[in-house]
RNA sequence: GGACGGAGCUUUGGAGAAUCCGGUUGAAUCCGGUGCCGAAGGUGAAAGCGCAAAGCGCGAAUCUCUCAGGCAAAAGGACAGAGUUUUCAUC
Numbered sequence: 001g002g003a004c005g006g007a008g009c010u011u012u013g014g015a016g017a018a019u020c021c022g023g024u025u026g027a028a029u030c031c032g033g034u035g036c037c038g039a040a041g042g043u044g045a046a047a048g049c050g051c052a053a054a055g056c057g058c059g060a061a062u063c064u065c066u067c068a069g070g071c072a073a074a075a076g077g078a079c080a081g082a083g084u085u086u087u088c089a090u091c
Base pairs, nucleotide, nucleotide: 001091005087006086007085008084009083010082011081012080013079018034020033021032022031023030035071036070037069041067042065044063048058049057050056051055
């Protein structure tokens, strides 16, 4: 100097599901009820493979559960594109 990759920041795109019912509040504020959604976070998880092997790891997440969260808009949002900073194997 520095690819791939990792991390941070900026920016663009970004789904689903009741603007439900009763009461209450200045207010989608709070309480209760019913029905739903999965893409913050979290739970569970086979064959097969690996290891130091009664077990552990990978498989493994946009799957699964629906604890949390959410069901007009706004916000949030996995993930993806671009920019930028940083880290760094081999060489």
This is a predicted structure of a 91-nucleotide RNA (Glycine riboswitch aptamer).